[in-house]
RNA sequence: GCCAAGCAAGGGCACACCCGCUGAGAGGCGGGGUCGCAAAGUCAAGGGACCUGCUCGCAGGUACGCCUGGCUGCCUCG
Numbered sequence: 001g002c003c004a005a006g007c008a009a010g011g012g013c014a015c016a017c018c019c020g021c022u023g024a025g026a027g028g029c030g031g032g033g034u035c036g037c038a039a040a041g042u043c044a045a046g047g048g049a050c051c052u053g054c055u056c057g058c059a060g061g062u063a064c065g066c067c068u069g070g071c072u073g074c075c076u077c078g
């Protein structure tokens, strides 16, 4: 240095819920909060889920903290 793994340390993120703003909606942003997370970083790529429209099987959209997968990353007890 790399691979695997995740013991410790330094840290990181932020479920539900509440408040404000925003969107037709799913939802998003900010603040509080802290259930949890070794990728709870990122990608809507596949499956599933949700919203809207409609000619009812199609179109557009949401969401990565549902699963699979891609890319990237801190540290190193052993």
Base pairs, nucleotide, nucleotide: 005076006075012037013036017032018031019030020029021028022027035065041071042070043069045068046067047066049062050061051060052059053058054057
Predicted 3D model of a 78-nucleotide RNA (c-di-GMP-I riboswitch aptamer) from a Frankiales bacterium. It matches the Rfam family "c-di-GMP-I riboswitch aptamer". From the family's description: GEMM was predicted in a large-scale screen for bacterial structured RNA regulatory elements. It was read from a public genome assembly, where an Rfam model found it. The coordinates come from a structure-prediction model, not an experiment, and the mean pLDDT is 84.